[in-house]
Predicted 3D model of a 1377-nucleotide RNA (small-subunit ribosomal RNA) from an uncultured bacterium.
The sequence is in RNAcentral, with records from ENA and SILVA.
It matches the Rfam family "Bacterial small subunit ribosomal RNA". Rfam links the family to the GO terms ribosome and structural constituent of ribosome.
RNA sequence: GAGUUUGAUCCUGGCUCAGAAUCAACGCUGGCGGCGUGCCUAACACAUGCAAGUCGAGGCGAGAAAAGGGGAGCAAUCCUCUGAGUACAGCGGCGCACGGGUGAGUAACACGUGGGUAAUCUGCCCCUGGAGUGGGGAAUAACACCGGGAAACCGGUGCUAAUACCGCAUACGAUAACGAGGUCUGUGGAUUUUGUUAUGAAAGGAGCAAUUCGCUCUAGGAGGAGCCCGCGGCUGAUUAGCUAGUUGGUGAGGUAACGGCUCACCAAGGCUUCGAUCAGUAUCCGGUCUGAGAGGCCGGUCGGACACACUGGAACUGAGACACGGUCCAGACUCCUACGGGAGGCAGCAGUGGGGAAUUUUUGGCAAUGGGGGAAACCCUGACCAAGCAACGCCGCGUGGGUGAUGAAGUCUCUUGGGACGUAAAACCCUUUCGACGGGGAAGAAAACCGCAAGGUUUGACGGUACCCGUAGAAGAAGCCCCGGCUAACUCCGUGCCAGCAGCCGCGGUAAUACGGAGGGGGCUAGCGUUGUUCGGAAUCAUUGGGCGUAAAGGGCGCGUAGGCGGCCGAUCAAGUCGGAGGUGAAAUCCCUCGGCUCAACUGAGGAAUUGCCUUCGAUACUGUUCGGCUUGAGUCCUGGAGAGGGUAGCGGAAUUCCCGGUGUAGCGGUGAAAUGCGUAGAGACCGGGAAGAACACCAGUGGCGAAGGCGGCUACCUGGACAGGUACUGACGCUGAAGCGCGAAAGCUAGGGGAGCAAACAGGAUUAGAUACCCUGGUAGUCCUAGCUGUAAACGAUGGGCACUUGGUGUUGCGGGUAUCGACCCCUGCAGUGCCGAAGCUAAUGCAUUAAGUGCCCCGCCUGGGGAGUACGGUCGCAAGGCUGAAACUCAAAGGAAUUGACGGGGGCCCGCACAAGCGGUGGAGCAUGUGGUUUAAUUCGACGCAACGCGAAGAACCUUACCUGGGUUUGAACUGCGGUGGACCGCUCCAGAGAUGGAGCUUCCCUUCGGGGCUGCCGUGGAGGUGCUGCAUGGCUGUCGUCAGCUCGUGUCGUGAGAUGUUGGGUUAAGUCCCGCGACGAGCGCAACCCCUACCCUUAUUUGCCAGCGGUUCGGCCGGGAACUCUAAGGGGACUGCCGGUGAUAAACCGGAGGAAGGUGGGGGCGACGUCAAGUCAUCAUGGCCUUUAUGUCCAGGGCUACACACGUGCUACAAUGGGCGGUACAAAGGGCUGCGAGACCGCAAGGUGGAGCCAAUCCCAAAAAGCCGCCCUCAGUUCGGAUUGCACUCUGCAACUCGAGUGCAUGAAGGUGGAAUCGCUAGUAAUCGCGGAUCAGCAUGCCGCGGUGAUACGUUCCCGGGCCUUGUACACAC
Repeated sequence: GAGUUUGAUCCUGGCUCAGAAUCAACGCUGGCGGCGUGCCUAACACAUGCAAGUCGAGGCGAGAAAAGGGGAGCAAUCCUCUGAGUACAGCGGCGCACGGGUGAGUAACACGUGGGUAAUCUGCCCCUGGAGUGGGGAAUAACACCGGGAAACCGGUGCUAAUACCGCAUACGAUAACGAGGUCUGUGGAUUUUGUUAUGAAAGGAGCAAUUCGCUCUAGGAGGAGCCCGCGGCUGAUUAGCUAGUUGGUGAGGUAACGGCUCACCAAGGCUUCGAUCAGUAUCCGGUCUGAGAGGCCGGUCGGACACACUGGAACUGAGACACGGUCCAGACUCCUACGGGAGGCAGCAGUGGGGAAUUUUUGGCAAUGGGGGAAACCCUGACCAAGCAACGCCGCGUGGGUGAUGAAGUCUCUUGGGACGUAAAACCCUUUCGACGGGGAAGAAAACCGCAAGGUUUGACGGUACCCGUAGAAGAAGCCCCGGCUAACUCCGUGCCAGCAGCCGCGGUAAUACGGAGGGGGCUAGCGUUGUUCGGAAUCAUUGGGCGUAAAGGGCGCGUAGGCGGCCGAUCAAGUCGGAGGUGAAAUCCCUCGGCUCAACUGAGGAAUUGCCUUCGAUACUGUUCGGCUUGAGUCCUGGAGAGGGUAGCGGAAUUCCCGGUGUAGCGGUGAAAUGCGUAGAGACCGGGAAGAACACCAGUGGCGAAGGCGGCUACCUGGACAGGUACUGACGCUGAAGCGCGAAAGCUAGGGGAGCAAACAGGAUUAGAUACCCUGGUAGUCCUAGCUGUAAACGAUGGGCACUUGGUGUUGCGGGUAUCGACCCCUGCAGUGCCGAAGCUAAUGCAUUAAGUGCCCCGCCUGGGGAGUACGGUCGCAAGGCUGAAACUCAAAGGAAUUGACGGGGGCCCGCACAAGCGGUGGAGCAUGUGGUUUAAUUCGACGCAACGCGAAGAACCUUACCUGGGUUUGAACUGCGGUGGACCGCUCCAGAGAUGGAGCUUCCCUUCGGGGCUGCCGUGGAGGUGCUGCAUGGCUGUCGUCAGCUCGUGUCGUGAGAUGUUGGGUUAAGUCCCGCGACGAGCGCAACCCCUACCCUUAUUUGCCAGCGGUUCGGCCGGGAACUCUAAGGGGACUGCCGGUGAUAAACCGGAGGAAGGUGGGGGCGACGUCAAGUCAUCAUGGCCUUUAUGUCCAGGGCUACACACGUGCUACAAUGGGCGGUACAAAGGGCUGCGAGACCGCAAGGUGGAGCCAAUCCCAAAAAGCCGCCCUCAGUUCGGAUUGCACUCUGCAACUCGAGUGCAUGAAGGUGGAAUCGCUAGUAAUCGCGGAUCAGCAUGCCGCGGUGAUACGUUCCCGGGCCUUGUACACAC
């Protein structure tokens, strides 16, 4: 820096990622070289070999062999010389305390750093020395002999030497004691000069010799070591007290040396909250990794220190050890054994087993460097130098370079044109590193040795290696991970919440860039990924650099110890602080510069750095120390008033309950409604009297007091604090406060009282699906008092305390000052408290804002993701309940805060709608029609499912339709098209078979032409066809719905960190976001309205119907002439706009009333449907991606089915009757349709209808009768003269055909049904209701649908139900109740 909490936002906060690193391991892969690195686990156990010896020029004694030479012998063999006084063994010297390994232990002066040692030691080495080295003695190993033992080994006797051992002499130094003097000093002492006394040495060897190597005493140096001290570096307080040699003293012992190091005695100390003790963990450091740094983690390789050497203990020797490859004891383990007893210690180098994810060769050499011994040669050296193994790491190199487009083949993809791999390959030209082979071939080597010198001689493990030259030839050499976002890189196929992926978020349920494969791409490259670990990012423990009103976080409150911090002035010191100088801070590492390997890694040299510590000199502002002073901080004193501050005692009235008496009678009480309960044994009500307990109405107030909890009748006493005013006094006496102590609501506990009311538990009654609740009737602890305990609360202002500073306004409480007044009041003002509103500032926002959450300082408490959990364990307190302190495993990718927009609320406000109400008529009951579910069926094709599916798609299923079923056919196909081949007209007609499709037979039969061919058509092949098959959750288009609801947005500006807000909210008004006014908004768009159509009035124009209005004729019919007035028709205009008047209103918008008008406030109706919602509906109208199918899921045909029927539902029709039915007579429409059509008059039939055909392509003719209505007659309340289902018979019409399965007619039949339970629907005016008429579809079929006119009704109102709009509020909701 990014991802991840949300619809979105800001914040808090955790989780996760990108980086670097690694002693690594695992997976896939692997050409070469250089330099490094390589048991992190079992400090587990170890076979085998090697890792420490050397010295003969110290001494002694013994003393080979192999091999070679010579001699003797036939030979075996023997003698002798060399080997050789060699190997080997002992005594003796030095070394073995170094080098090498490991990190178990250790929290310690172990380590680091800086000091001290005046409290010390020091072999070999150096140098500079100084002095000496005389003379004796006694042993002992080896060896010999004897003995024991299985062995290891041991014992006895005897001999012997020394540079082994022991006396003696000497003593320049040395040491010790006692004196005297000087110098220094850290005052303990050190050092030096000097006097006396005492003590203490030695070793010789080599050489002819010179000489040389040693030896003894002693002074010094260098290096090393011991001891002491300051400071520094882990965790836990759920470890708070530890300590008897403990702390100190005196004396003694001991040590190289101080010291309780040890001992005796004496004293009672010592350490510790600045963390003792205990527990856990851990070698420490230079440094390594990371990080901007500060820091964090680590301590492998290299270097310094420490510790350890099977485990534990101990000492010996020695200059040095309490000793890795020494000794002794004990233990465990392993081995040997004759069972008596012995041997061993790889945390040396290799190596083995074991453990483990995991870590190498039983290599070469002392050539170099270094070490031990030696005079030296030389010997020893698993230190070391080299090689080997391992991509374990770092670094370097290569796997080729150039040209090369028919953009080859192939693969992938594809919209079928193409695109990608891709100049990539091939091909041509070139080069040859590395590797292979051949040839040459180092440096590392100088010492040492010999020699007087010059000079000479010799030495290489690596290694025939590095390196050089040559030969051949692109020849032998590329993989791994990733491609949803973070994060660089996309497509196809497979799979179908399967298989799987995944670091986090998350992918996968049929179109997966996230799984698996492929193509392509990205990244790194002899490696690439994964896993583990560390730091970073993480300011996520915050010193640098965080927080605590609401996100995690202020202790319930006070007093106060330690501690931290602290006013003004002067002086002092110089601890902190600052500066200069010096010492140290090892080397390596890091950084810089310059070198060496061809470069680099690696490495050499120089420099810088090492932020630290110490010493010293200086500065003195600040902090600090000490001294002196001051008064403003703090406190004391005096005066005054306010107050539910606390404690004790007493008093008071109202009310409740109970008891007694009286009056009095049937209820009371309680609730939403009731019941339990009380009451005729007299309740409740009312009156009088009495008892008892508890609480104190009004006053009473964001009034007062108190640290908080908290405090309320009145009086008295005791008592704390604050405030105002005053001057006097003290002189920093202050602030905070870990521990500690005290106070601390309610409930609870103990003991004793008290108990009226109230009331957990409990009982009963209700409510309810239940009701262990809410409501009701009762009721015990308790509530009250005394004494004690408990110690917690949303103990809250969710805000610790103190001090200082920083614009204001307005209340209120207490005290004071000023002015004015006779005075109260009022006004101005100071201090102290308590509220509200707001500036700057702060804040994530909300908000806070002189009572800070602002700006600073000081001190305390607390926080570090959610859950687990304030739980467990431990400790502590408590009588108990429980409190305080307070984890982990495991689990999640969040949990949260504030604010925003929505949605929702049995939240609020305002307002609409046939939403309710008021009404009318229905549905739900009956019969039938129709649709659906269900069931059935070979099939009952499919779709539609709350509103918004169900007389819906379907404006019309007998065949067709038709998609379904059964059966029969067909396969380039019923329809369309490209190509290739081939034939020919095709079509049509007739006959036969068949259910038909179809098959067969027969008849008939081309056109154009540039003469190449083309058109049309049959057959074959091929590419395509076809599909009402799937997915409406892949889609387009269309549609429904909220909803004709009044809303939905944008630009600019403004506000807000932001999501967003504002505008669009507010006051009015409207049918309306309609308009007006106001307003940090101003405008605009889509909606509303208007513009369009129909309708209502008038005018103009027109005259085929209409009118006789006016005239004439008449067959009396607008029939005719004629007319253009009226109705109508259909074209164009007019008219209505709150325009006018009055009232109301803000003078506005508008509303109310009125006038005029055919019509009045949108006149009525229609069309017109904003942003969007429902993954709403439709792949079966159509179109379309993907999938599926291809002799079938295509296509043709016949028959059947979609019309089934125990049931259930929706929508309708007809009714149940008298506001009716029947019969007769009679009147008035509108809007439509009509040539395969409407069909008049007339005639036939009871009728449906038939015959027939006038007229009409229609304002002309026809359908066509309108019906309800009106007039008259009958019916008289009944299953009827209601109702017409069902059924029978007979017919009619359409049609190829009415069996399944049409409609209609006549006669006959005459079912249910008497107004319909719960529930539910429509409708506000020419509307509901009621009456008929027409049309589309259609051969026929209408109770459905779409239209038309006739007759023609009711609403107080907005509490409630439903839906909706606006504002507001709450929200833990957002797939949104």